RNA sequence: UGCGAAAAAGGCAAACUUUUCGAAAGAAAAGGACGCAAAGCCACGGGCCUACGUAUGAAAAUAUAAGGUAGCCGGGUUACCGAAA
Numbered sequence: 001u002g003c004g005a006a007a008a009a010g011g012c013a014a015a016c017u018u019u020u021c022g023a024a025a026g027a028a029a030a031g032g033a034c035g036c037a038a039a040g041c042c043a044c045g046g047g048c049c050u051a052c053g054u055a056u057g058a059a060a061a062u063a064u065a066a067g068g069u070a071g072c073c074g075g076g077u078u079a080c081c082g083a084a085a
Stems, first nucleotide, its partner, number of pairs: 003082002011036002016031006034071001040077003044074003047069004053064004
């Protein structure tokens, strides 16, 4: 550099519940553990979700600025432990 043990020490925390924020997706905090070897961090590429607002429209709706998702994948970046190969 890489790899990831029926190892040790430690870490994170899905669903769900409560409160708050948000138009929504969703987020934060507390409880809670389905899982996770980067489930640490970054929206850079792709995907997915939302669409108050904006455009078109009689409306329904469609598109979209924008927002979200790092626990969808890729990429970037930092890092604990140390069996085997």
This is a predicted structure of an 85-nucleotide RNA (c-di-GMP-I-GGC riboswitch aptamer) from Planococcus salinus. Its mean pLDDT, the model's own confidence on a scale to 100, is 90. It matches the Rfam family "c-di-GMP-I-GGC riboswitch aptamer". Rfam links the family to the GO term cyclic-di-GMP binding. Of the family's consensus pairs, 91% are formed in the model. The organism belongs to Planococcus, within Bacteria. It was read from a public genome assembly, where an Rfam model found it.